[in-house]
RNA sequence: GCGCCGAUAGCUCAGUUGGUAGAGCAGGUGAUUCUUAAUCACCGGGUCGUGGGUUCGAGUCCCCCUCGGCGCACCA
Numbered sequence: 001g002c003g004c005c006g007a008u009a010g011c012u013c014a015g016u017u018g019g020u021a022g023a024g025c026a027g028g029u030g031a032u033u034c035u036u037a038a039u040c041a042c043c044g045g046g047u048c049g050u051g052g053g054u055u056c057g058a059g060u061c062c063c064c065c066u067c068g069g070c071g072c073a074c075c076a
Stems, first nucleotide, its partner, number of pairs: 001072007010025004019056001027043005049065001051063003
């Protein structure tokens, strides 16, 4: 330099044919318990990596860029 994959909640990840975002764990509150743990119930938490475009509508499609991973090439 070229190609491919990835970036979504604090963490690990889903998200179908474009229709307005979820799970588990973690956190908070309550119940239970002598206490802790465990268990159960409820609750909060996201401008979906950045910037543009297409569209009535974008996490999803297109373009640029950033970061991470893998492969190839180059490298006296």

The RNA shown here (transfer RNA) has 76 nucleotides and comes from a Planctomycetaceae bacterium.
It matches the Rfam family "tRNA".
The source organism's lineage runs through Bacteria, Planctomycetota, Planctomycetia, Planctomycetales and Planctomycetaceae.